Predicted 3D model of a 1455-nucleotide RNA (small-subunit ribosomal RNA) from an uncultured bacterium. The prediction has a mean pLDDT of 85.

RNA sequence: AUUAGAGUUUGAUCCUGGCUCAGAACGAACGCUGGCGGCAUGCCUAACACAUGCAAGUCGAACGAGUGCCUUCGGGUGCUAGUGGCGCACGGGUGCGUAACGCGUGGGAAUCUGCCCUGGGGUUUGGGAUAACCGUUGGAAACGACGGCUAAUACCGAAUGACGACGUAAGUCCAAAGAUUUAUCGCCCUGGGAUGAGCCCGCGUAGGAUUAGCUAGUUGGUGGGGUAAAGGCUUACCAAGGCGACGAUCCUUAGCUGGUCUGAGAGGAUGAUCAGCCACACUGGGACUGAGACACGGCCCAGACUCCUACGGGAGGCAGCAGUGGGGAAUAUUGGACAAUGGGCGAAAGCCUGAUCCAGCAAUGCCGCGUGAGUGAUGAAGGCCUUAGGGUUGUAAAGCUCUUUUACCCGGGAUGAUAAUGACAGUACCGGGAGAAUAAGCUCCGGCUAACUCCGUGCCAGCAGCCGCGGUAAUACGGAGGGAGCUAGCGUUGUUCGGAAUUACUGGGCGUAAAGCGCACGUAGGCGGCCAUUUAAGUUAGAGGUGAAGGCCCGGGGCUCAACCCCGGAAUUGCCUUUGAUACUGGAUGGCUUGAAUCCGGGAGAGGUGAGUGGAAUUCCGAGUGUAGAGGUGAAAUUCGUAGAUAUUCGGAAGAACACCAGUGGCGAAGGCGGCUCACUGGACCGGCAUUGACGCUGAGGUGCGAAAGCGUGGGGAGCAAACAGGAUUAGAUACCCUGGUAGUCCACGCCGUAAACGAUGAUAACUAGCUGUCGGGCCGCUUAGCGGGUCGGUGGCGCAGCUAACGCAUUAAGUUAUCCGCCUGGGGAGUACGGCCGCAAGGUUAAAACUCAAAUGAAUUGACGGGGGCCUGCACAAGCGGUGGAGCAUGUGGUUUAAUUCGAAGCAACGCGCAGAACCUUACCAGCGUUUGACAUGCCCGGACGGUUUCCAGAGAUGGAUUCCUUCCCUUCGGGGACCGGGACACAGGUGCUGCAUGGCUGUCGUCAGCUCGUGUCGUGAGAUGUUGGGUUAAGUCCCGCAACGAGCGCAACCCUCGCCUUUAGUUGCCAUCAUUCAGUUGGGCACUUUAAAGGAACCGCCGGUGACAAACCGGAGGAAGGUGGGGAUGACGUCAAGUCAGCAUGCCCCUUACGCCUUGGGCAACACACGUACUACAAUGCGACGGACAAAGGGCAGCAAGUUAGCGAUGACAAGCAAAUCCCAUAAACCGUGGCUCAGUUCAGAUUGGAGGCUGCAACUCGCCUCCAUGAAGGCGGAAUCGCUAGUAAUUGCAGGUCAGCAUACUGCAGUGAAUUCGUUCCCGGGCCUUGUACACACCGCCCGUCACACCAUGGAAGCUGGCCACGCCCGAAGUCGUUACCCUAACCGCAAGGAGGGGGACGCCGAAGGCAGGGCUGGUGACUGGGGUGAAGUCGUAACAAGGUAACCAAU
Repeated sequence: AUUAGAGUUUGAUCCUGGCUCAGAACGAACGCUGGCGGCAUGCCUAACACAUGCAAGUCGAACGAGUGCCUUCGGGUGCUAGUGGCGCACGGGUGCGUAACGCGUGGGAAUCUGCCCUGGGGUUUGGGAUAACCGUUGGAAACGACGGCUAAUACCGAAUGACGACGUAAGUCCAAAGAUUUAUCGCCCUGGGAUGAGCCCGCGUAGGAUUAGCUAGUUGGUGGGGUAAAGGCUUACCAAGGCGACGAUCCUUAGCUGGUCUGAGAGGAUGAUCAGCCACACUGGGACUGAGACACGGCCCAGACUCCUACGGGAGGCAGCAGUGGGGAAUAUUGGACAAUGGGCGAAAGCCUGAUCCAGCAAUGCCGCGUGAGUGAUGAAGGCCUUAGGGUUGUAAAGCUCUUUUACCCGGGAUGAUAAUGACAGUACCGGGAGAAUAAGCUCCGGCUAACUCCGUGCCAGCAGCCGCGGUAAUACGGAGGGAGCUAGCGUUGUUCGGAAUUACUGGGCGUAAAGCGCACGUAGGCGGCCAUUUAAGUUAGAGGUGAAGGCCCGGGGCUCAACCCCGGAAUUGCCUUUGAUACUGGAUGGCUUGAAUCCGGGAGAGGUGAGUGGAAUUCCGAGUGUAGAGGUGAAAUUCGUAGAUAUUCGGAAGAACACCAGUGGCGAAGGCGGCUCACUGGACCGGCAUUGACGCUGAGGUGCGAAAGCGUGGGGAGCAAACAGGAUUAGAUACCCUGGUAGUCCACGCCGUAAACGAUGAUAACUAGCUGUCGGGCCGCUUAGCGGGUCGGUGGCGCAGCUAACGCAUUAAGUUAUCCGCCUGGGGAGUACGGCCGCAAGGUUAAAACUCAAAUGAAUUGACGGGGGCCUGCACAAGCGGUGGAGCAUGUGGUUUAAUUCGAAGCAACGCGCAGAACCUUACCAGCGUUUGACAUGCCCGGACGGUUUCCAGAGAUGGAUUCCUUCCCUUCGGGGACCGGGACACAGGUGCUGCAUGGCUGUCGUCAGCUCGUGUCGUGAGAUGUUGGGUUAAGUCCCGCAACGAGCGCAACCCUCGCCUUUAGUUGCCAUCAUUCAGUUGGGCACUUUAAAGGAACCGCCGGUGACAAACCGGAGGAAGGUGGGGAUGACGUCAAGUCAGCAUGCCCCUUACGCCUUGGGCAACACACGUACUACAAUGCGACGGACAAAGGGCAGCAAGUUAGCGAUGACAAGCAAAUCCCAUAAACCGUGGCUCAGUUCAGAUUGGAGGCUGCAACUCGCCUCCAUGAAGGCGGAAUCGCUAGUAAUUGCAGGUCAGCAUACUGCAGUGAAUUCGUUCCCGGGCCUUGUACACACCGCCCGUCACACCAUGGAAGCUGGCCACGCCCGAAGUCGUUACCCUAACCGCAAGGAGGGGGACGCCGAAGGCAGGGCUGGUGACUGGGGUGAAGUCGUAACAAGGUAACCAAU
């Protein structure tokens, strides 16, 4: 000093796993914005090309010469072209090349080192030239040529020479320079030092094995040569080595380091600025000079490019500083100064210095400062929102009182400099002055992630880092207001590390998520039992050396602070040397027996190979019997059979496989192995404890084995059976089913080498509770055909601890440890392409990338679903009765039509539904005529009552105009006010306009099904489970029992209404047994009965018997009016269907406002080829019609029901009593009973349709009402496929009443009358409940999902070829140049009297040799007609493969 997580797979959960975000950083760039200062930094791309200027000169105290100035002519003093010396190898730039002794680190020996320091010694004597200069001369120029003169610290000879060099030694060899003169500076030889440089070695320092073999100077030796120096550095000869799986060679990429960024660290990434090293200097090659170079601003050659040219020839190299063009997203001034620091030269003054110090430009980064402070509520105005009250912006502003940092103006003015010298610079800093004056933006506000509202838009425009927003109420788009964050910056993009334990050394995994090689043997390697001695490599401790400076960190100090800078310390985890230690590991040595192996004796076994052999079955052949079928299937057909099948009997042949035994039995490494016998043979096990003495384990490469299918050659072929053929099935059926049938299956030999080769579980060793079965072998005991105990080795089941995401594993581990090997790192692309290897082929093995997605996956949970299972239930089926579907008509719907046929409802759960009743109205629709504050509400102003009524005119009416008569509201404080009407203007009204997918409310449905939940507890990491499951029982989650559950709630049941029995009370309008009375319960009387309507009683499995578990309950019985919820009704849990309704009502938003509002006339909702639903009436004799006769209940009635009388055939009319109803009326109930008619016919059935005549309601009956009468008399003779209702007072059948309503009922809602049949039962259809199972479904099977084809786009493989780059080899040519040779040419110093020689130079020749050329080769790119597959893409085609038993279980491999 020190470790943070989040979002995203699911309906939900846990895990696995990827993607994404929050952090830090930058030589950055881009967008918006921009006040000041300090300190830093600034071509990351084209090592692309460069105009111009500058970047290396200096010395006259080395030299001659020339020249300027001064001169007292003695000289003095400058300058510089040349000779000469030193420097130019430093400093500065860049990162091309380089995977290397290049760099880092630590060592080493065979070296050199100018200037510098230091020690010793010396500095003697001669000589010959040459530039400058002069002359002649060539060239456009660059630059020369020839002749002549001259100096030196330039050059040369001789002398001297050791403490130097060589040599064993003798001996041999080697030097110098002067200048000025006073010091001094130089020069030569030599020793040492310092500095710098060269060389060698250990270790470390990228990726690729789809690069596995590389190497001839290669490896070593000897001789020669060469270098400052070791060395194949070079050469000749000799040997055949050297490197490599611990990764050689090859390819790709790259300067290395101190450090920098990140990180808790370990690591990862990086190598700008500063510093060290290396490499390079237009490209390639080469040497010269020199102490040092193979030389950035030197030379030669070749090449490319640029420039000059008189075309003959020349010149050039910014990867120095500025600067230009170009490239690029992108990176500065053609500035000042040598004042400082440093460098070169010089004795010095000094000169030079684009090193350097400064300034300029850039928010490029870091750091600091500012843009004001205080006060100020009427909470101003404005903006925004609003529930309209208010809230917010907001003390914010204004106003008042202050301050002056920065900026501005004025003045002073440093340090950096030691005596002088200051580019920066009148800068930093200090003092004074005026005045709030000069100074705020950017991003974000759905979650992650701090921050919310309105408007606009309407899957559009757009946003987006991930998840995802946007289809009319968007906190997610755009704007606004407000808010959050940072701030002279803020965002975006890019890159790196982090988070990521997501490559796991620290610190991961492999049964099912990705991941154990199919199995074994075994090489290298890794690891290895017990005892002892030794060694000291690993290990460990101490000491020493090194680990540059700078940086990081700590402590101080200096700039006002900070950034920045200075000083000191620590650190630098490393390497080397050395001295100790010796437990462990390693090495060496000696032993041991427990690991391992051997030996002896046994028993077990489908272990392997070969040979032989057996019976059953099948098929075929022959023969016999025998006759019409057989066979096959869901059902059939193809097929076989009268030429005799099938069946049956006998005989024969062939091939293949071995029933029973047979077993979570045995054997084997795995694959695998099954009749019996023999031979050969492998392994395991048990017992003995004799032998060896760690001989072991694992095992990269390697080798062998390795099911099925397949391949090759030759056999064999009974059955089975891919392909194929036929028959079926089907929409199709290249399938499933059937009949045939060839490869193949079998044998021998040889290949292949893969499987879901599975225990989806590598091998070995040790340890860690048990119980129980079984196979093989020993042992012990006993009461011995056996039982019991113990043991070793196998093979199973259950289970504890522990482990696991869970499932599960659990001494046969998936537990706890150790060793070794193999393998994994999101899904898809893909186990694919290319390349290599193997194979006869099929193919196998090794094995990517582009691109694409934000998931893919595992286990478990709750549901839902299943052409899964179990149990149960319902008029669900069955058993019955009656219908519908056929006819006519009514009604609703669809469709069509129409100006309109208003709208809604749509499987069940729309369709006699909204509509409990469309002629007008209703009415929403259409056509037309009108109207605009409106038909209706509130507010304001003005006027007035309003209203009713008559008549007339225009009009279809609404409406408009005129007119007659009547009437004159309420309160009052007498001012007026309110209600009402008319007129006016504006707010507004109005809308059956849209959205039921914005809503409330109400309703339907599953379903009156028995379910749906909660609290606490318990279990589970969790979703969740338990309870609610189980055994019984029930109509019921009803009840009982059991149980980690115990309780509770909403539902069930009960409580409510009604019907059925009884009692009590009460009798009017009800009733009448008894007593009177009447035509009549009419009246008196009575309230017993009936009845009415109020209160109670009664039924509870209470009693008995049986069954059951001693329960709950069920069955039967008694009693009872009623018996097991007595019948019926009301009552509808949590929820589902975005179910229905904006047109019942209410309501948000949107839309219309002289119209989508309102009024009105007429029309339409009533149409009509057709289709469907629901009813009615029928088809008749159990009927119809006629006549006569009987018995209800429940209702309704004043704009009403209407008795009765009367007219009419009748509907109905006229008159009219009674009744606001237990009183009167509607009101005769009908089926039924009786009598007689009809006699099986389209009828005396049926009544449609049509004609005529009437009635009623109503303003009105044409479109378009109902009723009556007369006439007419259609279809229809019981209804195909299919389908509906009903379990008892039910179905069926019969009528009555009511609501709606002026009128209109086959509909609807009720009422009573008559009154059945059947239920064996739960196999099947449908709905439902509970439990269980599978699932890839969760929008939940109307789910999910696969493949071809078609279309568009994208990346990629192959490909005739085309076209680049790189590399090596061979040959040719061969520049410059070193080296070598040289008989040619030239030649001052030395030798020689001379000739000449020595030496030197040139030329020529030779080796090597860059570039270039030729030829083939390898590697790697680009492109390519066509072609292969792959990926992606809201609504394309064909099918249905998979998920449920997915409808043929699925999957793996092969064909």